[in-house]
Notes:
A computed fold for a 70-nucleotide RNA from Bracteacoccus minor, annotated as transfer RNA. Its Rfam family is "tRNA". By type it is a transfer RNA.
RNA sequence: GGUUGAGUCGUCUAAAGGUAAGGCGUAAGAUUGCAAAUCUCAAAAUAGCAGUUCAACUCUGCUCUCAACC
Numbered sequence: 001g002g003u004u005g006a007g008u009c010g011u012c013u014a015a016a017g018g019u020a021a022g023g024c025g026u027a028a029g030a031u032u033g034c035a036a037a038u039c040u041c042a043a044a045a046u047a048g049c050a051g052u053u054c055a056a057c058u059c060u061g062c063u064c065u066c067a068a069c070c
Stems, first nucleotide, its partner, number of pairs: 001070007010024004018054001026042001028040003047063005
């Protein structure tokens, strides 16, 4: 340099055109003599810029990062 694949809360994983879901973690509350465990509740994310579309995590182009192969 070329080809292919990937990028979503702190972390891991869904959603494949129509309300971005869940596990762990974090904060608050309940419970407890204090904790742990359990239960309830909350916050938090689509790598970036354009395009297509009534509507884009999803489709298209370019850029960035990572991985594999040549």
Overview:
The prediction has a mean pLDDT of 81. The RNAcentral record of the sequence draws on ENA.